[in-house]
RNA sequence: GCCAAAGUAGCUCAGGGGUAGAGCAACGCUCUCGUAAAGCGUAGGCCGUGAGUUCGAAUCUCACCUUUGGCU
Numbered sequence: 001g002c003c004a005a006a007g008u009a010g011c012u013c014a015g016g017g018g019u020a021g022a023g024c025a026a027c028g029c030u031c032u033c034g035u036a037a038a039g040c041g042u043a044g045g046c047c048g049u050g051a052g053u054u055c056g057a058a059u060c061u062c063a064c065c066u067u068u069g070g071c072u
C1' cells in the first nucleotide's frame, strides 16, 4: 500500500427497514442468626463519527475513525 471482518448496556453477544434484547456484572427486596446460593424486581443504550436514501435507518448506501486477520 491492497483486501476482508468487526464496532450495540460495565463485560460477552443477539437483533439486518416499523417501540433495542439476553446472559453475566451493579443496585433494591425476600429468604438466613449472618454470609453465600436461590427467587422477585429496578436502573443502565440517542446502536463508532458524519452525510445520503426512505413516511420511517441500529438495519440500506457513501466517506472517515478504531480494532483484528490476510496479501505484498
Stems, first nucleotide, its partner, number of pairs: 001071007010024004018055001026042005048064005
Predicted 3D model of a 72-nucleotide RNA (transfer RNA) from a Spirochaetales bacterium. Taxonomically the source falls in Spirochaetales (Bacteria, Pseudomonadati, Spirochaetota, Spirochaetia). The same sequence occurs in records of 3 taxa. Rfam family: tRNA. From the family's description: Transfer RNA (tRNA) molecules are approximately 80 nucleotides in length. The RNAcentral record of the sequence draws on ENA and MGnify.